[in-house]
Context: one part of a larger RNA
Molecule: large-subunit ribosomal RNA, domain I
Organism: Myxococcales bacterium
RNA sequence: GGCACACGGUGAAUGCCUUGGCGCGAGUAGGCGAUGAAGGGCGUGGCUAGCUGCGAUAAGCUUCGGGGAGCCGCUAAGCAGGCUUUGAUCCGGAGAUUUCCGAAUGGGGAAACCCGGCAUCGGUUAUGCGAUGUCACCCCAUCGCGAAUCCAUAGCGAUGGGGGGCGUACGGGGGGAAGUGAAACAUCUCAGUACCCCUAGGAAGAGAAAUCAAUUAGAGAUUCCCUCAGUAGCGGCGAGCGAAAAGGGAAGAGCCUAAACCGAGCUUAGCAAUAAGCUCGGGGUUGUGGGGCCGUUUCUGGGCGUAGCCCGGAGAGUCAUCAAACCAGCUCAUAGAUGAAGGCUUCUGGAAAGGACAACCAUAGAGGGUGAUAGUCCCGUAAUCGAAAUGAGUCUGGUCUCUCUGGAAGCGGUUCCCAAGUACCGCGGGACACGUGUAAUCCCGUGGGAAUCCGGGAGGACCAUCUUCCAAGGCUAAAUACUCACUCGCGACCGACAGUGAACUAGUACCGUGAGGGAAAGGUGAAAAGAACCCCGGUGAGGGGAGUGAAAUAGUACCUGAAACCGUGUGCCU
Numbered sequence: 001g002g003c004a005c006a007c008g009g010u011g012a013a014u015g016c017c018u019u020g021g022c023g024c025g026a027g028u029a030g031g032c033g034a035u036g037a038a039g040g041g042c043g044u045g046g047c048u049a050g051c052u053g054c055g056a057u058a059a060g061c062u063u064c065g066g067g068g069a070g071c072c073g074c075u076a077a078g079c080a081g082g083c084u085u086u087g088a089u090c091c092g093g094a095g096a097u098u099u100c101c102g103a104a105u106g107g108g109g110a111a112a113c114c115c116g117g118c119a120u121c122g123g124u125u126a127u128g129c130g131a132u133g134u135c136a137c138c139c140c141a142u143c144g145c146g147a148a149u150c151c152a153u154a155g156c157g158a159u160g161g162g163g164g165g166c167g168u169a170c171g172g173g174g175g176g177a178a179g180u181g182a183a184a185c186a187u188c189u190c191a192g193u194a195c196c197c198c199u200a201g202g203a204a205g206a207g208a209a210a211u212c213a214a215u216u217a218g219a220g221a222u223u224c225c226c227u228c229a230g231u232a233g234c235g236g237c238g239a240g241c242g243a244a245a246a247g248g249g250a251a252g253a254g255c256c257u258a259a260a261c262c263g264a265g266c267u268u269a270g271c272a273a274u275a276a277g278c279u280c281g282g283g284g285u286u287g288u289g290g291g292g293c294c295g296u297u298u299c300u301g302g303g304c305g306u307a308g309c310c311c312g313g314a315g316a317g318u319c320a321u322c323a324a325a326c327c328a329g330c331u332c333a334u335a336g337a338u339g340a341a342g343g344c345u346u347c348u349g350g351a352a353a354g355g356a357c358a359a360c361c362a363u364a365g366a367g368g369g370u371g372a373u374a375g376u377c378c379c380g381u382a383a384u385c386g387a388a389a390u391g392a393g394u395c396u397g398g399u400c401u402c403u404c405u406g407g408a409a410g411c412g413g414u415u416c417c418c419a420a421g422u423a424c425c426g427c428g429g430g431a432c433a434c435g436u437g438u439a440a441u442c443c444c445g446u447g448g449g450a451a452u453c454c455g456g457g458a459g460g461a462c463c464a465u466c467u468u469c470c471a472a473g474g475c476u477a478a479a480u481a482c483u484c485a486c487u488c489g490c491g492a493c494c495g496a497c498a499g500u501g502a503a504c505u506a507g508u509a510c511c512g513u514g515a516g517g518g519a520a521a522g523g524u525g526a527a528a529a530g531a532a533c534c535c536c537g538g539u540g541a542g543g544g545g546a547g548u549g550a551a552a553u554a555g556u557a558c559c560u561g562a563a564a565c566c567g568u569g570u571g572c573c574u
Base pairs, nucleotide, nucleotide: 001573002572003571004570005569006568007567008566009565015559016523017522020494021493022491023490024489025488026487027486028485029483030482031166032165039101040100041099042055043054044053046079047078049075050074051073061095062094063093064092065091066090070083071082072081106115107114108113116135117134118133119132120131121130122129137163138162139161140160141159142158143157144156145155170201171199172198173197174196175195181188185236211219212218223250224249225248226247233241234240254475255474256473257419261282262281263280264279265278266277267276268275269274287453289418290417291416292414293413294412295411296410297409298408299407301311302310303309304308312405313404314403315402316401317400325399326398327397328396329395330393331392332391333390334389336385337384338383343357345356346355347354359376360375361365367379368378369377424448425447426446427445428444429443430442431441434460455470456469457468458467459466510517511516530558533545534544535543536542
């Protein structure tokens, strides 16, 4: 020096565990904010570093409920001092306080700071000083004042109301790529995606046919799902893109204006008659066309001092359909309550919940904990109850409110109205599955530019016939989308190099001028019983005894403790 064996050191794998994550489901909530948010700075405890809570009333104050014996949050024990059956701590409802920054809003500013005006009050002989309140901007309404310039307008001021900012995803709208694919690349694709901007709601958007369909007939707002169907089509007919009707389901709901006409009021012009316009009320809302006006027929409550009013009747219900509220009950949420049934037996063991024996409960044998594996030990579970206060729900009832009550139906006449720079057309674009194509349909720009029912649109160029619908005004729940957050539950999801970046002081430490980047780090034991006392040692570190414990090779560098690597001892070989 090598090999083998034994025993160690180092090291952290592995096994087991889970406080944390990940995913999904059901329900709730779907907003917060000038009454100052979200998020922060700084404070705040008797002693206080961090976390948590709170705000100069500062781990808290008041009150109303719950609860019932201990309590003064966590790391984290201690010292000191208190509170509590006159009900504390704790849990829930409501309220008070709520520094400074931050939309930040009196002005400024390098956020958490600096400097003011005005009113009232305090202090001073008085000024300086202090306290409280108030003072940003924009929009809307009302009122007042009011230029050039007579009226007016611009503008100014006051009062009242609103806005601003934040927040996951989902929605609507305005803009809008490229990598890529086409095996290159330009039309095309990726994709109206990513991204930017505006803006709303708990959903949004859409929505009561100028819709489809079809020659045999029919459907009857919108939205979503299945199917139709990778079909019909589109396409350097390449790559690729890709419907709709019909059918089956979820849900289900329909309405209000404009105009004709009637009435009232006002403005302008005018001497006036009158004309034009505006406002309000009535009327009216439709496609087997409807409505207005005129005439006529029938039906249908009453009364009166007939313009109208009253009684009575009918209907509806505040989340659209015209519109504003309140009360009570009920249900739910925000604390909680009751809640069955094992033994003095025995074995192993440190410990029984394990084995043996012999019982019991069960609308409860979900789950967790307890010194190993417990239906019957504890918390719970099934089941059944429960709210002073606040909020929600919609059901019921009431108060109440609103509408109709001279309309309804029919016939005839009249040709008064039925949404205009609109429809439509040319040109240029965009959206439609549809790339200009035979290109309908929808939208925008630009230039032209109709008709009013004997009218107009559509049925994929266009025309005829036929069918069908009525644009150029508006509102509308549900079925649908999503989950920052809360509650409950589940998992052939992870188990500390995994699972969130983060199981622990984690968006921390640390890095970067900054935008930004971004860790490592879990486990003694059932219980600290965390090793009194003795010895060596530097009044050390560390160790040896003793003691605790089932175990100390479980000693806080603590469960298990592999390998690399480093040793000690023994044997053999050189």